[in-house]
Context: one part of a larger RNA
């Protein structure tokens, strides 16, 4: 030197993406406890005090009395507060780089499904569903609870509907062809002609779902404009045209886990803050179950302050074992 510890004067986060690490905190008992809340809860909140041993009484206790730097004397043994994002919790997850904000949940909610259910598997017999029966059962989306979930049915997906177009197999009057008894041909010809019936080919005609066509439907895939003027300071534009469009983003929230320009502007935190928080609204490129906006609680989750506390540093130093090295 490496590693594992122990211990430091002043400082105490100046370290570093970050307080990661380490340190600190701690048992029991008594007082005391805040916002906010779904009234259960936050809550061991925070934040204080006491703790030994010997004597004695009316003995879970009380008095005296006594040592110590120190009494849960070692060991064991919570740090706390604040603020904001996300996800409701508990709980699953990449066995061997990711524990999360992913996944599941309980609730919503659409759809299918009358039982020989739908749906899956299997070529089938046959099984699961289910020894169920709609307050059952399959399938998409959501994701506790609060408040809500607005517009658009042109397109595609789904469904009702049906007069008319258009539509297959199948089936079919009729048409033409072959054969074809027999007819005819003075003779002879591979010549003519030709009933049933049997084959063939064409076929008017009939013939369903579809498509066409009408209607509905969005917690169904999905959409959700441009412009140009105007108020008696400027800006702005309630407000007026013009033009597409099915219909032109409502409520909420908003430099956001979504903001490119950007370190937006402004107000807070600091002596100084590309992180952070409260506002604004100019939204490159937010919006309502690919849920929208909040929320007590909760989290080895992310993010930003603070107490406290320390070798993380300022700025090193001393110690102790370990193995390594060396000689034997």
């Nucleotide at each position: 030197a490496u590693c594992u510890c122990u211990c430091u004067a002043a400082g105490g986060a100046a370290c570093u993406c970050a307080a990661a690490a380490a340190a600190a905190u701690a048992g029991c008992c008594c007082c005391a406890u805040a916002a906010c809340u779904u009234c259960a809860g936050g809550a061991g909140a925070a934040g204080g005090g006491g703790u030994g041993c010997c004597u004695u009484c009316u003995c879970a206790g009380g008095a005296g009395g006594u040592c110590a730097u120190a009494g849960u004397g070692a060991c064991u043994a919570g740090g706390c507060c604040u603020a904001g994002g996300u996800g409701a919790c508990u709980g699953u997850u990449u066995a061997c780089c990711a524990a999360a904000a992913c996944c599941a949940c309980a609730g919503g909610u659409c759809u299918c499904u009358g039982c020989a259910a739908a749906g899956u598997c299997a070529u089938a017999a046959g099984a699961c569903c289910a020894u169920g029966u709609a307050u059952g059962g399959g399938g998409g989306c959501u994701g506790a609870u609060g408040c809500c979930u607005a517009c658009c049915c042109c397109a595609u997906g789904c469904u009702g509907g049906a007069a008319u177009g258009u539509u297959a197999a199948g089936g079919a009057a009729g048409u033409u062809g072959g054969u074809g008894a027999c007819c005819u041909g003075a003779u002879g010809a591979u010549g003519g002609g030709g009933a049933a019936g049997c084959c063939a080919a064409c076929a008017a005609c009939u013939a369903a779902a579809g498509c066409c066509c009408u209607g509905g439907u969005g917690a169904a895939c999905g959409a959700a404009g441009a412009u140009u003027g105007u108020a008696a300071c400027u800006a702005u534009a309630a407000c007026a045209g013009u033009u597409c469009u099915a219909a032109g983003g409502u409520a909420g929230a908003g430099a956001a886990a979504u903001u490119c320009c950007u370190u937006g502007u402004c107000g807070g935190a600091u002596a100084a803050g590309u992180u952070c928080u409260g506002a604004c609204a100019u939204g490159c490129a937010u919006g309502a179950a690919a849920g929208g906006c909040g929320u007590a609680a909760u989290g080895a989750u992310c993010u930003g302050g603070g107490c406290a506390c320390u070798a993380u540093c300022u700025c090193a130093g001393a110690g102790a074992g370990a193995g390594a090295c060396u000689c034997a």
Notes:
Large-subunit ribosomal RNA, domain IV from Picea glauca, 328 nucleotides, folded computationally. It matches the Rfam family "Bacterial large subunit ribosomal RNA". The coordinates come from a structure-prediction model, not an experiment, and the mean pLDDT is 87. The source organism's lineage runs through Eukaryota, Euphyllophyta, Conifers I, Pinales and Picea. The RNAcentral record of the full RNA draws on SILVA.